[in-house]
Context: one part of a larger RNA
Formats: sequence, C1' cells, structure tokens
RNA sequence: CCCUCGUUCAGGAACUCGGCAAAAUGUGCCCGUAACUUCGGGAGAAGGGUAGCCAUGUUCACCAAGAGCAUGGUCGCAGAGAAAUGUUUCAGGCGACUGUUUAACAAAAACACAGGUCUCCGCAAAGUUGUAAAGACAACGUAUGGGGGCUGACGCCUGCCCAAUGCUGGAAGGUUAAGAGGAGCGGUUAGCCGCAAGGCGAAGCUGCGAAUCGAAGCCCCAGUGAAUGGCGGCCGUAACUAUAACGGUCCUAAGGUAGCGAAAUUCCUUGUCGGGUAAGUUCCGACCUGCACGAAUGGCGUAACGAUCUGAAAGCUGUCUUAACGAGGGACACA
Repeated sequence: CCCUCGUUCAGGAACUCGGCAAAAUGUGCCCGUAACUUCGGGAGAAGGGUAGCCAUGUUCACCAAGAGCAUGGUCGCAGAGAAAUGUUUCAGGCGACUGUUUAACAAAAACACAGGUCUCCGCAAAGUUGUAAAGACAACGUAUGGGGGCUGACGCCUGCCCAAUGCUGGAAGGUUAAGAGGAGCGGUUAGCCGCAAGGCGAAGCUGCGAAUCGAAGCCCCAGUGAAUGGCGGCCGUAACUAUAACGGUCCUAAGGUAGCGAAAUUCCUUGUCGGGUAAGUUCCGACCUGCACGAAUGGCGUAACGAUCUGAAAGCUGUCUUAACGAGGGACACA
C1' cells in the first nucleotide's frame, strides 16, 4: 500500500451524476394515528410510553393451576442486556393491481392481465396443420361457443372526415380469359388446260383465322373509423394601447371537438411568473407562443400497489472537511 472488518473529537451530505456505500430503524405490549379513498384501505401511517429481578395482593358461585393485573422494593454503564428483527415523511411521472421477460451486461414505463370493443364462423364451422390428400386439432365443444385484431382495472369520456387505401354489399352499363364459333385466307393433289415452262384445281387431310357468345375481377354505385389513415392558409376589424368575440377570401374529404399542454412530447429554452434554497439548466404550481399533444397506435383523472424513475425533507452517519487508531488476511522485506 491492497482486501475484509471495528471504533472515532467537532461538524453532519459540505461527498457525489446521484446519500452510491455505510450508519440509522428494528421485538412484544399500551396509547395514538393525517390528507386522500374504489370506504376495503391508507396504517406497523406518523408520533409517544413501557420492558430486568424480588416481595405482597388479586379474577371465581366453589376448588386448583396458569397467563396476566395492581402496589411496593431492588441491582447494573446497559433489562426486547446476545442473535435475529421495518428508516420515515412530502410531492410528481409511468404502469391500475399479483404476475412475466433478454439462462450469462437491460426486471422496466416493456409483455401479460381482468375489463372494453371490432370482426370472422350455423358445424363436413371459421381458423391451424397436412403432399391442392386422407386425416388431425378446434371439440366428443355449437354463437352465454370457437378463431383473429386493437385497447388495457376503475371513473368521466371517446369529436369531425368515406376524397385516397382496405373491407362489406350491389348489379344497369363498359372492359375481360379459357372455351364455343367459324366469315374468310392458305398448304397438299385426283383431275383439267398447255408443245413446253407452267397454270387452274373438287373431295379428303391440314395451317391460320374475323364477327358473335362468354364468369369472377377491374371500372362503376353505395355503406363502413374501437378499419389503414387524415383533421388548413391569408387579410381586416372594438372609443388609449394591445388583443380580436366579428367579417372577407382561397383551398379541402374534413379542417383538431372535450380534455391536457415547455409534457417520457417544447427546437428557440436555463421560455415567463410563482414556490422551495443564501444561491435551483433538475423539481413542483401556473401561463399557452402545442418547432412537432389529443381522444381504444385511446384522451384526461385516479385510491391501492412498485428491488420503477424524478425532486424535497427529518433522522442518521468516515460519503466528506481530514484523517487517525485497531483486528484478520495479502503484498513487500529479511532469515
């Protein structure tokens, strides 16, 4: 010097990204216990008191015993005499909760969840699996059932847009495949014509093939948002100023409603004001100028809960001012 421990004057978070670590609290009984609340909780809230041993008395209709209770006495530095054994409070974000997860860097605000809602499926079900199979699961179930998607307790709610994309329904018209159809054109040649070269050419066989008929789909017409999604700009205006309830105009399918808002979202930004501090880029409460919140990719609240995250306080302490001493084990040195 290192590791693991113990103790420490005065101070008590001044340490530090951050009270990380340590200290502190701790048991039984008695008293007492706030906001808030879904009336269950919160709560062991918080905050106090007490505890050893000895003696005496004592519960009852009666007897016995014991746990207790009351009074008095008494010892020690110390009586829950060791060990084991909650720190507490205030405020906020997120997630309702108990659960689950990256075996071996992440336990969370992620996943799940009960609840909500949409959609498919009438049973030889939909869906999944399987060789386009048989078969199997679904299910020895039958719509109060089964599959899928989204949301995520509870409370109050969930606005506008169907133009685009998707889905559902419709069938008048347009377009449209195989196939049907076969107008027409061609190949071949019995035969005919020709002196010849060559020409014409039936039937059969064969190649191509127009019109016309021809389903779904698409175009088309409707519906549908707890389907994918989307939810404006400019100019003017009130008797101080400022602002604009109001008006004009352009565009759109419709122009963001309630609620919330510098937010897990705010760039400018350490916005501005207030609170807390002597001093606060964090925190809390407001404001609204929302770069770029917003309603089941849910919005806003919310008691309880959390090895969650953020801020504050009390207690407490070697975290620190600032280091010291001690114990055990190393390292190192000598033998």